Predicted 3D model of a 341-nucleotide part of an RNA (large-subunit ribosomal RNA, domain IV). The RNAcentral record of the full RNA draws on SILVA.
Context: one part of a larger RNA
RNA sequence: UGCUCGUGAAGGAACUCUGCAAAUUAACUCCGUAACUUCGGGAAAAGGAGUGCCCCUGUUAGUGUUAAAGCUUCUGGGGGUCGCAGUGAAAAGGGUCUAGCGACUGUUUAUUAAAAACACAGGUCUGUGCGAACACGUAAGUGGAAGUAUACAGACUGACGCCUGCCCGGUGCCGGUAAGUUAAGGAAGGGGGUUAGCCGUAAGGUGAAGCCCGCAACCGAAGCUCCGGUAAACGGCGGCCGUAACUAUAACGGUCCUAAGGUAGCGAAAUUCCUUGUCGGGUAAGUUCCGACCUGCAUGAAUGGCGUAACGACUGGACCACUGUCUCCACGAGCUACUCG
Numbered sequence: 001u002g003c004u005c006g007u008g009a010a011g012g013a014a015c016u017c018u019g020c021a022a023a024u025u026a027a028c029u030c031c032g033u034a035a036c037u038u039c040g041g042g043a044a045a046a047g048g049a050g051u052g053c054c055c056c057u058g059u060u061a062g063u064g065u066u067a068a069a070g071c072u073u074c075u076g077g078g079g080g081u082c083g084c085a086g087u088g089a090a091a092a093g094g095g096u097c098u099a100g101c102g103a104c105u106g107u108u109u110a111u112u113a114a115a116a117a118c119a120c121a122g123g124u125c126u127g128u129g130c131g132a133a134c135a136c137g138u139a140a141g142u143g144g145a146a147g148u149a150u151a152c153a154g155a156c157u158g159a160c161g162c163c164u165g166c167c168c169g170g171u172g173c174c175g176g177u178a179a180g181u182u183a184a185g186g187a188a189g190g191g192g193g194u195u196a197g198c199c200g201u202a203a204g205g206u207g208a209a210g211c212c213c214g215c216a217a218c219c220g221a222a223g224c225u226c227c228g229g230u231a232a233a234c235g236g237c238g239g240c241c242g243u244a245a246c247u248a249u250a251a252c253g254g255u256c257c258u259a260a261g262g263u264a265g266c267g268a269a270a271u272u273c274c275u276u277g278u279c280g281g282g283u284a285a286g287u288u289c290c291g292a293c294c295u296g297c298a299u300g301a302a303u304g305g306c307g308u309a310a311c312g313a314c315u316g317g318a319c320c321a322c323u324g325u326c327u328c329c330a331c332g333a334g335c336u337a338c339u340c341g
Base pairs, nucleotide, nucleotide: 002335003334004333005332006331007330008329010327011326014325019322027051028050029049030048031047036041038159052081053080054079055078056077057076058075061072062071063070082086094320095319096318097317098316099315100314101312102311106118107117122157123156124155125154126153127152128151134143135142136141160307161306162305163304165237166236167235170234171233172230173229174228175227176226179225180224181223185219186218189215191213192212193211194210197206198205199204238256239255240254241253242252265299266296277293278292279291280290281289
């Protein structure tokens, strides 16, 4: 010097991203205990008091006995006594208020993340009638299930409470099918090549059948076009101008566009750029926090919206207690380093 500990005047978070770390609290008995609440909780809420040893006396249960005494045990009352200190050492919640998120207990990145992420009970939609759908496998076969729609599979949401608005134009899915379009395949018909024959002195011309090559009217399903439905399917949910007897604002009117123009809620928010918005609260002083406002850059309803008791090694803010976190460091112990031997 470093590591691990111990103690500390006065102050007591001034430290710091943050009370990180440390300290406080702590056992048992008794008293007492708020808002809120899903009436279970919250709650060990909070906040108090007691605790050793000795003597006397009452009491509970057991044992023991003929009955007792005695022994073990429960729980009161009275008195005394020692120390600074009686759960005398060790072990053993710090607490309160407020907001966000997630209902909860659970699960997770073995080796930097434990969470607001995943799961969850509950809700909804879709598929599936049983040799089920779905999944694995080339198949046989197997799981589903020795189950049968109160079942199984897929998807979304995520306790509970109050709710879940409008749009089917696009994409998807479901249903329909007159017409249009449309493949393989079939195919009337016609075209071309080859040449036995025929014509010709020859060159060549013509040319049936067969074989070959390609063309093709017409017939031909699903699909697509088309017609409907469907948003707890994927998704979407406007602009400009004017208007009230102060001003301001606009219940109201006009106009353009759209499939329809954002309803209830909530709102500077885990979402607000401008922004430390403005006002209020808390502080001597508050870019954080809480309550409001609404001008929502760019909230919004199972991609769920808004609340919510309880719960959380979650994340903000405030307070009490407590402290070497700090003002500001000091001393001590063990080990280590270092110096000398």